[in-house]
RNA sequence: GCGUCCGUAGCUCAGAGGAUAGAGUGUUCGACUCCGACUCGAAAGAUCGCAGGUUCGAAUCCUGUCGGGCGCA
Numbered sequence: 001g002c003g004u005c006c007g008u009a010g011c012u013c014a015g016a017g018g019a020u021a022g023a024g025u026g027u028u029c030g031a032c033u034c035c036g037a038c039u040c041g042a043a044a045g046a047u048c049g050c051a052g053g054u055u056c057g058a059a060u061c062c063u064g065u066c067g068g069g070c071g072c073a
Base pairs, nucleotide, nucleotide: 001072002071003070004069005068006067007066010025011024012023013022018056027043028042029041030040031039049065050064051063052062053061
């Protein structure tokens, strides 16, 4: 340099054009307990790497760009 895959919550990941963007784990609060752990309930937390475009509507499609993995040179 060329090709390809990935980038969504603190972390690990789902979500292949219309749901209020979800789950597990973690965090906080509460219940339980003599206290704690376990368990149960609740809450907060991501404008989806960034910028454009297409569309009535984009995390999702297209273009560019940034970062990372792999392959080829």

Transfer RNA from Eubacteriales bacterium OttesenSCG-928-N13, 73 nucleotides, folded computationally. Rfam family: tRNA. From the family's description: Transfer RNA (tRNA) molecules are approximately 80 nucleotides in length. Its family is annotated with triplet codon-amino acid adaptor activity in the Gene Ontology. The family's RNA type in Rfam is transfer RNA. The prediction has a mean pLDDT of 82. It was read from a public genome assembly.